RNA sequence: GGGCCGUUAGUAUAGUGGUAAUACACCGCAUUCGCAUUGCAGAAACGGGAGUUCGAUUCUCCCACGGUCCA
Numbered sequence: 001g002g003g004c005c006g007u008u009a010g011u012a013u014a015g016u017g018g019u020a021a022u023a024c025a026c027c028g029c030a031u032u033c034g035c036a037u038u039g040c041a042g043a044a045a046c047g048g049g050a051g052u053u054c055g056a057u058u059c060u061c062c063c064a065c066g067g068u069c070c071a
Stems, first nucleotide, its partner, number of pairs: 001070007010024004018054001026042001028040003047063005
């Protein structure tokens, strides 16, 4: 320098064009003498920019970061 893959909540992962999901973690309530466990409830995220589209996490392009291969 070039090819390919990846980037979603604090963490780990789903989600192939139409209201972003689950588990753990976190806050609150109940349970308990108290803690733990358990149950209920809640907050929290699409790497940045542009394009296509009525509508983009999703498709296209550029950039950033990470991984891998080639030179």